[in-house]
A computed fold for a 461-nucleotide part of an RNA from an uncultured bacterium, annotated as small-subunit ribosomal RNA, 3' major domain. Its Rfam family is "Bacterial small subunit ribosomal RNA". The full RNA is in RNAcentral, with records from ENA and SILVA.
Context: one part of a larger RNA
RNA sequence: AGACGGGAGCUCGCACAAGCGGUGGAGCGUCUGGUUUAAUUCGAUGAUAAGCGAGGAACCUUACCGAGACUUGAAAUUCCACUGAAAUCCUGGUGAAAGCCGGGACCUUCGCAAGAACAGUGGAGUCAGGUACUGCAUGGUUGCCGUCAGCUCGUGCCUUGAGGUGUUCCGUUAAGUCGGGUAACGAGCGCAACCCCUGUCGUCUGUUAUAAGUUUCAGACGAGACUGCCCUCGUUAAAGGGGAGGAAGGAGGGGAUGACGUCGAAUCAGCAUGGUCCUUUGAUGUCUCGGGCUACACAGGCGCUACAAUGGUUGGUACAGUGGGUUGCCAAGCGGUAACGCGGAGCUAAUCCCAUCAAAACCAAUCUCAGUCCGGAUUGAGGUCUGCAAUUCGACCUCAUGAAGUUGGAAUCGCUAGUAAUCGCGGAUCAGCUCGCCGCGGUGAAUACGUUCUCGAGCUU
Numbered sequence: 001a002g003a004c005g006g007g008a009g010c011u012c013g014c015a016c017a018a019g020c021g022g023u024g025g026a027g028c029g030u031c032u033g034g035u036u037u038a039a040u041u042c043g044a045u046g047a048u049a050a051g052c053g054a055g056g057a058a059c060c061u062u063a064c065c066g067a068g069a070c071u072u073g074a075a076a077u078u079c080c081a082c083u084g085a086a087a088u089c090c091u092g093g094u095g096a097a098a099g100c101c102g103g104g105a106c107c108u109u110c111g112c113a114a115g116a117a118c119a120g121u122g123g124a125g126u127c128a129g130g131u132a133c134u135g136c137a138u139g140g141u142u143g144c145c146g147u148c149a150g151c152u153c154g155u156g157c158c159u160u161g162a163g164g165u166g167u168u169c170c171g172u173u174a175a176g177u178c179g180g181g182u183a184a185c186g187a188g189c190g191c192a193a194c195c196c197c198u199g200u201c202g203u204c205u206g207u208u209a210u211a212a213g214u215u216u217c218a219g220a221c222g223a224g225a226c227u228g229c230c231c232u233c234g235u236u237a238a239a240g241g242g243g244a245g246g247a248a249g250g251a252g253g254g255g256a257u258g259a260c261g262u263c264g265a266a267u268c269a270g271c272a273u274g275g276u277c278c279u280u281u282g283a284u285g286u287c288u289c290g291g292g293c294u295a296c297a298c299a300g301g302c303g304c305u306a307c308a309a310u311g312g313u314u315g316g317u318a319c320a321g322u323g324g325g326u327u328g329c330c331a332a333g334c335g336g337u338a339a340c341g342c343g344g345a346g347c348u349a350a351u352c353c354c355a356u357c358a359a360a361a362c363c364a365a366u367c368u369c370a371g372u373c374c375g376g377a378u379u380g381a382g383g384u385c386u387g388c389a390a391u392u393c394g395a396c397c398u399c400a401u402g403a404a405g406u407u408g409g410a411a412u413c414g415c416u417a418g419u420a421a422u423c424g425c426g427g428a429u430c431a432g433c434u435c436g437c438c439g440c441g442g443u444g445a446a447u448a449c450g451u452u453c454u455c456g457a458g459c460u461u
Base pairs, nucleotide, nucleotide: 007461008460009459010458011457012456013455015451016450019415020414021413022412023411026305027304028303029302030301031300032299033298034296035295042053043052064291065290066289067288068287069286070285073127078124079123080122081121082120083119084118088105089104090103091102092101093100094099109116110115129278130277132276133275134274138272139271140267141266142265143263145261150189151188152187153186154185155184156165157164158163169180170179171178195255196254197253198252200223201222202221203220204219205218206217226249229243230242231241232240307408311367312366313365314364315363316362317361323354324353325352328347329346333342334341335340374405379400380399381398382397383396384395385394421443422442423441424440425439426438427437
């Protein structure tokens, strides 16, 4: 000088408290540990691993295992030889395929020529290749403290010196924010602002919507909010409290933005990269087929669906916003109980389609407290779709079946407003596949006395 304290003071945060809804019990989904396995590829492991890398494992992916093959190699560079229109196509045997052993078609471009360009085959050797090891050799990127308010520098001053001062103090703020004071005066990285979305209005434009106009809507440009005005309080300060006007009031709401550093934190399997190792025969390289990553006495995490009447079922009637679409979205109409099929209009999209887009909601009927007309696991049968291919191992539909479950111990999580809770919709990935993720809108609460206590953090001591 730091760090730490079951020391002190001041202050803050869904940290506690006050509330609302969950998790922990059940079934299922998913990830992990463990066990098993020929293999169950690898990494991530308190907070800061565990619906994480993976925004999509049937083959591929794929790195793992078994078997069968290749060895200048699947792709790159150089040289030599041969062949050949630039190259492509047809085909036999063997085989699970890869591969191995063959057959045939076609037969040149430029140049007088030598030759050159390009391609294939064979050979040669520099080499390739490696998701092999080391994240404790690294770059880059990322998590956490934490969007916390801190971290420093120049000159000066103080100290024998390490160092201190500035940055402490008094007020104040979300803030080292601002004011006052001050051996300090200034400055930098952070804070704030500048950027984007959203809430109000105006002007201009108009492919859309509408029968049409205004409006809505969309785009661009501008206005508007600054403690500007009034009262109060305060040190004549910074600020704080209240009010007016206003769509909005004191940071209006949200996003992007993450200081110096900490954890030898994570990643050599995104990529790059030092070093080490494997490489001509059973390769740690490469290709192929099949299997595995989907196993299952068990344990943990995160979710979904429920246990019902604020509900279930049946019928009817409304109201969205993001988005996506030509290898695509797919209308009308028809068939099928349905998944879906036939069909083919329109659309490279404010035009057509997904999609009349919604679902909770509302209206009516029924069920009447039951393991039930709750709940839907599991299983049987029959189908649909994608795709070479759904057995290991896809999703969906119909009929039948109808487990556990009657609100969950100790413990524990999220949330302060258009939030929680609840309801559906869209997208990325993607042939197909979602209870996950990322977005979108609909309905829409309760509570906060307060800072003693728990956890974390800041300043001073």